[in-house]
Context: one part of a larger RNA
Molecule: large-subunit ribosomal RNA, domain VI
Organism: Acidobacteriota bacterium
RNA sequence: CGUAAGAGAUUUGAGAAAGGUUGUCCCUAGUACGAGAGGACCGGGACGAACGCAGCUCUCGUGUGACAGUUGUCCUGCCAAGGGCAUGGCUGUUUUGCGACCUGCGGGUGGGAUAAGCGCUGAAAGCAUCUAAGUGCGAAGCCCGUUUCAAGAUUAAAUCUCUCACUGGGUUAACCAGGUAAGGCCCGUGGCCAGACGACCACGUUGAUAGGCCGGAAGUGUAAGGACGGUAACGUCUUCAGCUGACCGGUACUAAUCGGCCGAGGG
Numbered sequence: 001c002g003u004a005a006g007a008g009a010u011u012u013g014a015g016a017a018a019g020g021u022u023g024u025c026c027c028u029a030g031u032a033c034g035a036g037a038g039g040a041c042c043g044g045g046a047c048g049a050a051c052g053c054a055g056c057u058c059u060c061g062u063g064u065g066a067c068a069g070u071u072g073u074c075c076u077g078c079c080a081a082g083g084g085c086a087u088g089g090c091u092g093u094u095u096u097g098c099g100a101c102c103u104g105c106g107g108g109u110g111g112g113a114u115a116a117g118c119g120c121u122g123a124a125a126g127c128a129u130c131u132a133a134g135u136g137c138g139a140a141g142c143c144c145g146u147u148u149c150a151a152g153a154u155u156a157a158a159u160c161u162c163u164c165a166c167u168g169g170g171u172u173a174a175c176c177a178g179g180u181a182a183g184g185c186c187c188g189u190g191g192c193c194a195g196a197c198g199a200c201c202a203c204g205u206u207g208a209u210a211g212g213c214c215g216g217a218a219g220u221g222u223a224a225g226g227a228c229g230g231u232a233a234c235g236u237c238u239u240c241a242g243c244u245g246a247c248c249g250g251u252a253c254u255a256a257u258c259g260g261c262c263g264a265g266g267g
Base pairs, nucleotide, nucleotide: 001152005163006162007161008160009159010158011157015149016148017147018146021049022048023047024046025045026044027043033038051106052105053104054103055102059100060099061098062097066093067092068091069090070089071086072085073084074083075082076081110144111143112142117137118136119135120134164266166178167177168176169175183262184261185260186259187204188203189202190201191200209255210254211253212251213250214249215248216247218244219243220242225238226237227236228235229234
């Protein structure tokens, strides 16, 4: 820009893409077959490999500052307690999130037409012949079926709902301009349902969108100060303490203020 007014939702599916893999073992059965050695078709079951999709309950990894321990040095006047730097100084553990080495699931069942191949009936050609007329089976393959995208599918589809027939100009009619409606955009708070940016999603005081605060979960592992014991290092008690990023709730304390712009009048 189009989809013959302008919007908001929900669909249909022309078309496109994905998927389609495979092994070992067991039963049938040491049966059929075979002198023996060996050893099935058909049918049924179990466990896998690789690949794919999804997820974080478990396991593992990550954890750039969550907690604790600790070395050297500088600083806060000193003790004590802390802070900076040293690969996050080093070490141990670790929530959320993300991931796989983890977990779950998948390849189908089925239908149709066929290939090679196997047939039935059957003439040309009194026989024979699957083929010439006719007709039946038959594959991981083909068309459906399954999953995803999908109306710029210009053949531009469908359904529901909302907005109404304004003002001025004009050759009175196309058209031009303007303020509006439904609605949208800008703007702002954010996103761990989204994301390079746009977009998408949630919210904007008729408010829990983010931060703060409060409570909980979870992590770390028993803070500081004090008391007691010990010559002391240190130990015990106060204390399952103290501290804490993302998690789950609550709460308007802070910030989403006030606003601006666009947007139909219908061949």